The RNA shown here (transfer RNA) has 72 nucleotides and comes from a Candidatus Magasanikiibacteriota bacterium. Lineage of the source: Bacteria > Bacteria candidate phyla > Candidatus Magasanikiibacteriota. Rfam family: tRNA. It is annotated as a transfer RNA. About the family: Transfer RNA (tRNA) molecules are approximately 80 nucleotides in length. The RNAcentral record of the sequence draws on ENA. The prediction has a mean pLDDT of 82.
[in-house]
RNA sequence: GCCCCCGUAGUUCAACGGAUAGAAUAUUAGCCUCCGAAGCUGAAGAUGCAGGUUCAAUUCCUGCCGGGAGCA
Numbered sequence: 001g002c003c004c005c006c007g008u009a010g011u012u013c014a015a016c017g018g019a020u021a022g023a024a025u026a027u028u029a030g031c032c033u034c035c036g037a038a039g040c041u042g043a044a045g046a047u048g049c050a051g052g053u054u055c056a057a058u059u060c061c062u063g064c065c066g067g068g069a070g071c072a
Stems, first nucleotide, its partner, number of pairs: 001071002004068004010025004018055001027043005048064005
């Protein structure tokens, strides 16, 4: 330099172009307990950035940024 894949809660992963972007775990509040742990019930927390297409974009297109693999 060329080509391919990936980027979503603190972490690991979901999400036909259309529901309030869900789950586990972690954090936190309450219940329970003599106190904890476990368990139960809540809460907060995310789409890498900028454009484009569309009535509607996490999803499709372009560029950039970051990570990984291959070729040279």